[in-house]
RNA sequence: CGGAGUUUAGUUCAGCCCGGUUAGAAUGCCUGCUUUGGGAGCAGGAGGUCGCAGGUUCGAAUCCUGCAACUCCGACCA
Numbered sequence: 001c002g003g004a005g006u007u008u009a010g011u012u013c014a015g016c017c018c019g020g021u022u023a024g025a026a027u028g029c030c031u032g033c034u035u036u037g038g039g040a041g042c043a044g045g046a047g048g049u050c051g052c053a054g055g056u057u058c059g060a061a062u063c064c065u066g067c068a069a070c071u072c073c074g075a076c077c078a
Stems, first nucleotide, its partner, number of pairs: 001074007010027004020058001029045005051067005
């Protein structure tokens, strides 16, 4: 430099293809119940600018464009 992939809750990931009201799961965290306590279990709760910017649209996590970070493959140099 060329090509491909990934980016969503603290963590690991769905959802994107095919746009539709308030964005989800597991785990972790907090509170309560249970227990002498721990662990386990049950109930409830908090936690998200969906990488950034722009565009299309009545409406964008989802479609389009650019950029950034990371991963892989190739080229180049040594």
Molecule: transfer RNA
Organism: Cytophagales bacterium